[in-house]
Context: one part of a larger RNA
RNA sequence: CUCUGCUGAAGGAACUCGGCAAAUUACUCCCGUAAGUUCGCGAGAAGGGAGCCUGGCUGCGCGCAAGCGUCGUCCAGGGGCACAGACCAGGGGGUGGCGACUGUUUACUAAAAACACAGGGCUCUGCGAAGUCGCAAGACGACGUAUAGGGUCUGACGCCUGCCCGGUGCCGGAAGGUUAAAAGGAGGGGUGCAAGCUCCGAAUUGAAGCCCCGGUAAACGGCGGCCGUAACUAUAACGGUCCUAAGGUAGCGAAAUUCCUUGUCGGGUAAGUUCCGACCUGCACGAAUGGCGUAACGACUUCCCCACUGUCUCCAGCAGAGACUCA
Numbered sequence: 001c002u003c004u005g006c007u008g009a010a011g012g013a014a015c016u017c018g019g020c021a022a023a024u025u026a027c028u029c030c031c032g033u034a035a036g037u038u039c040g041c042g043a044g045a046a047g048g049g050a051g052c053c054u055g056g057c058u059g060c061g062c063g064c065a066a067g068c069g070u071c072g073u074c075c076a077g078g079g080g081c082a083c084a085g086a087c088c089a090g091g092g093g094g095u096g097g098c099g100a101c102u103g104u105u106u107a108c109u110a111a112a113a114a115c116a117c118a119g120g121g122c123u124c125u126g127c128g129a130a131g132u133c134g135c136a137a138g139a140c141g142a143c144g145u146a147u148a149g150g151g152u153c154u155g156a157c158g159c160c161u162g163c164c165c166g167g168u169g170c171c172g173g174a175a176g177g178u179u180a181a182a183a184g185g186a187g188g189g190g191u192g193c194a195a196g197c198u199c200c201g202a203a204u205u206g207a208a209g210c211c212c213c214g215g216u217a218a219a220c221g222g223c224g225g226c227c228g229u230a231a232c233u234a235u236a237a238c239g240g241u242c243c244u245a246a247g248g249u250a251g252c253g254a255a256a257u258u259c260c261u262u263g264u265c266g267g268g269u270a271a272g273u274u275c276c277g278a279c280c281u282g283c284a285c286g287a288a289u290g291g292c293g294u295a296a297c298g299a300c301u302u303c304c305c306c307a308c309u310g311u312c313u314c315c316a317g318c319a320g321a322g323a324c325u326c327a
Stems, first nucleotide, its partner, number of pairs: 001322008010313002014311001019308001027051005036041001038156001052078005058072001059070004079083001091306004096301002098298002103115002119154007131140003157293004162223003167220002169216005176211003182205002187200005224242005251285001252282001263279005
């Protein structure tokens, strides 16, 4: 010096990306317990007190009694550094984000805000079902039958889920256009004396598909620009114009999304690129690629506070194992 433990004056997060690590707390009984809430919870919230031994009072059960067992309370006293005496054994509170929750996952660097989930929607499927595996037979689906099964999206619950069908997809459409094989055979070629054989072939009739006409967005997706205007200024309820299939509604908003940006204001600090509350100028939120809330839950994540501490100021000592020196 390294590792594993133990202890530490004064201070107590000044350490650090970050209280990482360590320390604190820890049991039982009694008292007491906030906001919020889906009334279940939150909650062991938080925060207090008691606990050993001796004597006494008192209640209950059993017993003839002696006594035994037991609940609770009270009184008086005693000893120790220490009475849940070792071991074992929650630190707590506040506030945002994300995900409702319990679960699942990268066997060996990721446990999560990722996956799943109950719930919601769309769509396919009438049974020899759709779908899947297989060349087939056959099997699963299912010894099921639309309150069933498959696919796909969303993801408890609450309030909701706006506009666009022009493009792409899907669905529907007894008309019309186009259109293959096939049918058809006007007409023509070769050959032959001919009958014939053989070849080419125009009209016309021909499906699905495509064109066409509609529908459909919890299908894939999309959801504007410029100029002017109010009796201070500023702003623009209002007007004009261009384009579009339609021009982003509710709600939210410097956000897990904001470039400029440490935006501006407020709060917290002596001092705050983080945090919380607002504002809205949304580079580039936005409604099941769901929007906004939400009690409970989380080895998730942000910020703050109390307690606690060798994380630190600033290191020191002890024990064990190495390293090192000598043999």
Predicted 3D model of a 327-nucleotide part of an RNA (large-subunit ribosomal RNA, domain IV) from a Candidatus Aerophobota bacterium. Its Rfam family is "Bacterial large subunit ribosomal RNA". Gene Ontology terms of the family: structural constituent of ribosome and ribosome. The full RNA is in RNAcentral, with records from ENA.